[in-house]
Context: one part of a larger RNA
């Protein structure tokens, strides 16, 4: 000098308590353990694996299995020798990779060569074998938790220690004030982005207040740039002003102005280290191993199995609702191998034809909860929607193992869930749709959009995890 205590003292966090709505019971989707299997490829395994790598396995992917092939090789360079093509088209054999047949068929040149195709030998490719306990690079996590050092001085034989301790105070090692310390560096905090308000500019594709025109009706069309918005550039908030108390100082409280008030709100941003955490299968890389195989091609299985257990969810048990009919109001995205409008044809999923769009111009688009108007009357029901038959549509060679969606029929379990456990402090929970990535096609998942919009917080005794000081240790 740490750790560590079911010591002690002070703070703090959705950590408890107040509350709101899950989770554990059903039924389905997903990930995992088992377990099976020719394989169920590999890795993640408390917190920190487990809708996790995978932001999308029908073959591809792919790395596993089962059989057919290859051996200088799929893939990169070089070297000797040979060759004139390779590629591409057509058949035949085959599951296909592949093999054979048939036609097509090199460029320059100083005439030495030289580019460049195949072919044989050789050096070598080649490994998603192995070691994350041999590593870099990333990344989780303590934690956005306030801490982590450090030079000079000072003390101490020394390890060290002091500055970091103490009094306020803070979201903070924030900041003041005091003091053998005086400084300084990583962190915090600010500089960054969005977003909430305004103000100058600049008006298309954008917006329509005035003023003409015109239609069945629409900014539709002169026209304008007010307003809305989009795009740049500025202001704006600093405890700046008044009050209250603190001896003072930092700062707390209260109040005016103010769109906004004491970090305005989200975000990016993660210090010194821990945890021989994760990752050699993203990528690189020693150092071992495989080298007619642990390489590589190719078809067809597989990852999709099922007596079970777990974790994440979606759906529901219905009247604050379910069915049908009308009527509103979003934001953000995304489109030329796409996005498809209107009209026609199918109950529908979708088809046929096709304007317009490379987008503030066109489309994707119908926002849905929400409002009116009916009918359902408390029941396993007009709830609930799994399962299972029939018939279909889409994509794509190709939906049998194994894809999504449709209608028409079947109507399971489920009547609010045992111990026990989980998230949320406000535009938050809840709760209602839109969109993207990825993708040929496959979303109850992730990732963003916005829409209606709550309850409570007395308080820190207790449960967790943390930060300061002190104390006791047979720990290092």
């Nucleotide at each position: 000098u740490g750790a560590c205590g079911g010591g002690g003292g002070c703070c703090c966090g959705c950590a408890c308590a107040a509350g709101c709505g899950g989770u554990g019971g059903a039924g389905c989707a997903u990930g995992u353990g088992g377990u099976u299997u020719a394989a169920u490829u590999c890795g993640a395994u408390g917190a920190u694996a487990c809708g996790c790598g995978a932001g999308g396995a029908a073959c591809c992917u792919u790395a596993c299995c089962a059989g057919g092939g290859u051996u200088u090789g799929a893939c990169a360079u070089c070297u000797a020798u040979c060759u004139g093509a390779c590629a591409g088209g057509a058949g035949u054999a085959g599951a296909g990779a592949u093999a054979c047949u048939c036609u097509u068929u090199c460029c320059c040149u100083u005439c030495g060569g030289g580019g460049u195709u195949g072919a044989u030998a050789g050096a070598c490719a080649g490994g998603u074998g192995c070691u994350g306990c041999a590593u870099g690079g990333u990344u989780g996590u303590c934690g956005u938790c306030a801490g982590c050092u450090c030079g000079u001085g000072u003390c101490g034989u020394g390890a060290g220690a002091u500055g970091u301790u103490g009094g306020g105070u803070u979201a903070a090692g924030u900041c003041c004030c005091g003091c053998a310390a005086c400084g300084a560096g990583c962190g915090c905090a600010a500089c960054c982005c969005c977003u909430a308000u305004u103000c100058u500019u600049u008006g298309u594709u954008g917006c329509c207040a005035u003023c003409a025109g015109g239609u069945a009706a629409u900014g539709c069309u002169g026209g304008g740039c007010a307003c809305u918005c989009g795009g740049a550039g500025g202001a704006a908030a600093c405890c700046g002003c008044u009050g209250u108390a603190u001896c003072a100082a930092a700062g707390a409280c209260a109040g005016a102005g103010g769109a906004a008030g004491g970090u305005g709100g989200g975000g990016a941003c993660g210090a010194c280290g821990u945890c021989a955490a994760a990752u050699c299968a993203u990528c690189a890389u020693g150092g071992c191993c495989c080298u007619u195989a642990u390489a590589u091609c190719c078809u067809g299985g597989g990852c999709u199995a099922c007596a079970c257990a777990c974790g994440u969810g979606c759906u529901a048990c219905a009247a604050u609702g379910g069915g049908u009919g009308g009527u509103a109001c979003a934001a953000a995205g995304a489109g030329u191998u796409g996005c498809a409008a209107a009209a026609c044809c199918g109950c529908g999923a979708g088809g046929u034809c096709a304007a317009g769009c490379u987008a503030a111009u066109c489309u994707c688009a119908a926002a849905a909860a929400a409002c009116c108007a009916u009918c359902c009357u408390c029941a396993g029901u007009u709830c609930g929607g799994a399962u299972u038959g029939g018939a279909g549509u889409c994509u794509g060679a190709a939906a049998c193992u194994c894809g999504a969606c449709u209608c028409c029929a079947u109507g399971a379990a489920g009547u609010u869930g045992g111990a026990a456990u989980c998230g949320c402090u406000a535009g938050u929970a809840a709760u209602c749709g839109c969109a993207u990535a990825u993708c040929a096609g496959c979303a109850u998942g992730a990732u963003g959009c916005g829409g209606u919009g709550a309850a409570u917080a007395c308080g820190u005794u207790c449960c967790c995890g943390g930060g300061c000081c002190u104390u006791g240790u047979a720990c290092a």
Small-subunit ribosomal RNA, 3' major domain from an uncultured organism, 476 nucleotides, folded computationally. The full RNA is in RNAcentral, with records from ENA and SILVA. The coordinates come from a structure-prediction model, not an experiment, and the mean pLDDT is 83. Rfam family: Bacterial small subunit ribosomal RNA.